[in-house]
Context: one part of a larger RNA
Molecule: large-subunit ribosomal RNA, half B
Organism: soil metagenome
RNA sequence: UCAUCCUUAAGGAACUCGGCAAAAAAGCGGCCGUACGUUCGCAAUAAGGCCUGCCCAACGCAAGUUGGGCCGCAGCUAAAGUAUCUCUGGCAACUGUUUACCAAAAACACAGCUUCCUGCGAAGACGUAAGUCUAUGUAUAGGAGGUGAUGCCUGACCGAUGCGAGAAGGUUAACGGUGGCGGUCAUAUUAUUUAUUUAGUAUGGCUGACUGCCCGAAGCCCUCGUCAAUGUCAGCGGUAACUAUAACCGUUCUAAGGUAGCGCAAUUCCUUUUCGGGUAAGUUCCGAAGCGCACGAAAGGUAUAAUGACUGGAGAACUGUCUCAAGGAUGAGCUCGGUGAAAUUGCGAUUCCCGUGAAGACGCGGGAUAACUGCAGCGGGACGAAAAGACCCCGAGAGCUUUACUGCAGCUUGGUAUUGUGUUUAGAAAUUUGAUACGUAGCGUAGUGGCGAGGGGAUGAAGUGUGGUUUUCGGAUCACAUGGACUCGACAAUGAAACAGCCAUUUUUAAAUUUUUAAAUUCUAACCUGACCGGCAAAAACGGUCGGAGACAGUGCCUGGUGGGCAGUUUAAAUGGGGCAUUUUCCUCCUAAAGAGUAAUGGAGGAGUUUAUCAAGGUUGGCUUGGUCCGGAUGGAAAUCGGACUGGACGUGUAAACGCAAAAGCCAGCUUGACUGCAAGACUUACAAGUCGCGCAGAUGCGAAAGCAGAAGUUAGUGACCCGACAGUCCUUUAUAGAAAGGCUGGAGACAACGGCUAAAAGUUACCUCGGGGAUAACAGGCUAGUUUGGUCCGAGAGUUCCUAUCGACGACCAAGCUCGGCACCUCGAUGUCGGCUCAUCCUAGCGCGGGGCUGGAGAAGGUCCCAAGCGUAUGGCUGUUCGCCAUUUAAAAGGAUACGUGAGCUGGGUUCAAACCGUCGUGAGACAGGUUGGUCUCUACCUGUUGCAGUCGCGGACGCGAAUAGCGUCCAUACAUACUUGAGGGAAGUCGAUCCUAGUACGAGAGGACCGGAUUGAACGAGCCUCUGGUCUACCAGCUUUGGUACCAACUGAAGCGCUGGGUAGCUAUUGCUCGGAAUGGAUAAGCGCUGAAAGCAUCUAAGCACGAAGCCAAGCCCAAGAUAAGGUAUGAGGUCCGUAGCAGAUUACUACGUUGAUAGGUUCUAGGUGUACGCACCGCAAGGUGUUUAGCCAAGGAAUACUAAUAGACCGA
Repeated sequence: UCAUCCUUAAGGAACUCGGCAAAAAAGCGGCCGUACGUUCGCAAUAAGGCCUGCCCAACGCAAGUUGGGCCGCAGCUAAAGUAUCUCUGGCAACUGUUUACCAAAAACACAGCUUCCUGCGAAGACGUAAGUCUAUGUAUAGGAGGUGAUGCCUGACCGAUGCGAGAAGGUUAACGGUGGCGGUCAUAUUAUUUAUUUAGUAUGGCUGACUGCCCGAAGCCCUCGUCAAUGUCAGCGGUAACUAUAACCGUUCUAAGGUAGCGCAAUUCCUUUUCGGGUAAGUUCCGAAGCGCACGAAAGGUAUAAUGACUGGAGAACUGUCUCAAGGAUGAGCUCGGUGAAAUUGCGAUUCCCGUGAAGACGCGGGAUAACUGCAGCGGGACGAAAAGACCCCGAGAGCUUUACUGCAGCUUGGUAUUGUGUUUAGAAAUUUGAUACGUAGCGUAGUGGCGAGGGGAUGAAGUGUGGUUUUCGGAUCACAUGGACUCGACAAUGAAACAGCCAUUUUUAAAUUUUUAAAUUCUAACCUGACCGGCAAAAACGGUCGGAGACAGUGCCUGGUGGGCAGUUUAAAUGGGGCAUUUUCCUCCUAAAGAGUAAUGGAGGAGUUUAUCAAGGUUGGCUUGGUCCGGAUGGAAAUCGGACUGGACGUGUAAACGCAAAAGCCAGCUUGACUGCAAGACUUACAAGUCGCGCAGAUGCGAAAGCAGAAGUUAGUGACCCGACAGUCCUUUAUAGAAAGGCUGGAGACAACGGCUAAAAGUUACCUCGGGGAUAACAGGCUAGUUUGGUCCGAGAGUUCCUAUCGACGACCAAGCUCGGCACCUCGAUGUCGGCUCAUCCUAGCGCGGGGCUGGAGAAGGUCCCAAGCGUAUGGCUGUUCGCCAUUUAAAAGGAUACGUGAGCUGGGUUCAAACCGUCGUGAGACAGGUUGGUCUCUACCUGUUGCAGUCGCGGACGCGAAUAGCGUCCAUACAUACUUGAGGGAAGUCGAUCCUAGUACGAGAGGACCGGAUUGAACGAGCCUCUGGUCUACCAGCUUUGGUACCAACUGAAGCGCUGGGUAGCUAUUGCUCGGAAUGGAUAAGCGCUGAAAGCAUCUAAGCACGAAGCCAAGCCCAAGAUAAGGUAUGAGGUCCGUAGCAGAUUACUACGUUGAUAGGUUCUAGGUGUACGCACCGCAAGGUGUUUAGCCAAGGAAUACUAAUAGACCGA
């Protein structure tokens, strides 16, 4: 010193984030007595009060009750066991569960409520399947989601997303059907040709990765429904007899605009909101208010008794949590004996200060300090140890999410195979038989072409009636009845076409048959399945019988949809860290430093084109804009006209720069050179690209011609390779032909992250991982000084007057290195981060005390400035706070630095891991310098430093060299012990108030009220001590309980925290007790005040000279001190160590006393003092017990006396 314990005066939470920890009260039992609230069960052992031992008697079966008596400080007398309580919030109803090893919770679960699915071969789950669970269950069952007892309730919205239902329409796959377009072979054939050539036609084969249409399901679009499905639930303006507010009005948008309830909340930024309560004081707490940044109704709202190792606030009781610490016990630590690790470790012969330096040095520079070596302590430093930083960035991963991309299971759709029969209906096609066909003209409803002069009729014509079909509404046609003999055509007319009849054919339509498709339905035999029987030892296989179901289902292949269920990946860079923002290609200017070029998240602007016939191109010809002034009708600043001056200022399609005057600007004529094929030579340049261009050939335009013209006054107006498509060419390949593919030429298609990664791509991580970085952020240091703070100068103004008593605008100049920053220099193979506690050291820009100047200083109290760092510089309430506000004190409650001093010193409330809740954001995973609850702080000290304690060695003389008392050398001695000192040097200390006197004086109208000087008494601080007051006192005394023992009684003793309780000697100890300290004084000074006094005939505190002047400096007072290596001085003269007895000493050592010539310790005796009247005996009492002997008995450490015991004997060192 630590750990675990015991006790504590006075106070009693003042401690602290927080009563953490501890404490005490209560406790068992009995009697009495218990509030609010309430789900009537609880709350509740609420709270609170009283009793409790022993003996005797009575009563009672007993438990026990009553009465009487006895003792103690204390009677469940100890131990064990055993709720502290009350008031009031939040959250969760409850008992339960959870992160084995930092989180036990408000999280999970829960009963209850609710939604959805599921009819049994159930849904759901596992599995490739067989099969299994669910369940040997059956909707009062099972599964999934949400909410979370209970009470009161649960609002609006179906626009979006999801789910369910729907089927009219749109869109839509495979298969199938039917055409087209090809290719090729064969046959026939047409035209053509010199040709067996070319171009076709028809039929029949084979064939295409070509193509149109038809059929074709789910899905999607679409229509409804659904929110206890995912979700969502506005804005602006105005208005009332003071003001304020807005029941009210207007307007916009919406699917609908947040209802009830609650509300600064676990949700409120501003915010410590405002008001009230509680407190001396309340960022917390409770109750209200409501402008709810950003509550809100089953991600439930609100209230709630009971419950909670949950989380706030307050109180009672209680206490060493604290003021403020003390004593004691045991175990470590320490010494001795035994045994004996670990991390760590570049080398070390391992000081301090200032400086330097990769920017914080034991190791570098300059100084200072320092004999050598240990032991016990402390923990400032060794950017201490430990862990290749977890934060940040970069690179690489991984987990998770989703309306990222691309896939795959799964689910679902249709086709087809397994796969068969019949019927009906519908569609399509073909065949057969009927019907049908109206422009105008024409008697008339003329399909088209042909043949044709006749056809039909008693096998019933015309006409009439009824009915059917059709209709252009005129009619046509068919059937039946009646009727009983005619009727149609040719001819003629009309017309494009002429009718009877026959043949063929087209449109529309009816019926039948065949084929086919679809739907519905039926059947049974495939397939599936139930039961039973056979089969076997038993199962299974297999077979049979009777049922169910049935061409469905199931399964294979093809196919559309859905599909974070699963998988693989992507998710840019620059960047004064990263993110957010911005930027990314091209042009012009400045920066750019007079060749070119030249960076920055430097300063400014632009481009991703335009112009096509009345051109903004070519050419030829012509012309001159703008501004100012003057003059002139409407007419103005500005229209048009005239003149003068100016000179490019105008204009140039467009940014800027550079250009431009018979033009590059403006106007007009004619035009297309806005051409084809090339190209000497240059510029530019990493490459790839980019730019200019003499000249030649062809064909043109303008011009009389020379000539000019291959777009535009110039510089932006853009995109490599690949890829496929398009147009052209007819170059290549396959023997040839055809065909196809490729090539070549041309213009389009985009990569804007603009030298372009892929055909195709977003997020999140606080659950994270790895590799790296001080190449790069957060802390600290460093540099800087914009900001900050302080000062100086000027002096507008304020100050009645007056710049400067005091303040000081607009400005100027410095300093400091505290704030916020900037930079990114050490540290990312780790420099622990806010605040508090503890302990401090320094600075002064001075808060108090001291000395002074000025004052708008009467006094008192102040203001301001100068000197001065000696000392001092508060306790509480709130909050994690620093800070701040508040209460009350004080002489004062100063500001800073020290890694925002101090975590190998403590704490861990905040911040900043993993859990969880709320609000907000996000589809989501998740996120938030937003809030809230919870949440592992390791290290035995080697070096240095420092506080103590030891050991060792050193601390002579003479002579010589030498300037030397420096240093060196030689010789001699081999000086040691005890005691007392000097003091170079160092350290500690240094504070202030109040009262009284002077004096109610000076001053002042009064109210008030001093300087100077003197005295007293305190606060805080410090040192020592134990007489007193207290504390403790575990080897003292007494009382009491349970239990064991000494056989029993009595007495004594062990254990129970020293068992508990009441006292207490020595010692130790407390501002909780006592005593003392700071001073006085001197010297030299600061600011300041003076004397004399010139320079400068004056003046002047100064220049020479002299004198004052502060808590400050140096002394003085106290402590250490000759290792002060400069080792000093004086006195005395022989000792010292081991060993032993000890303590006023002490970790060890040391120190001190003593060692027989002895009181050193023990013992004994006496005594101070403590406790409080022993045992035994006697007596009294029934007994418990009492009285006497007896102020007894016992007693540790105190004081004295006394050799009884032990300090014996001896060894070693030393002139």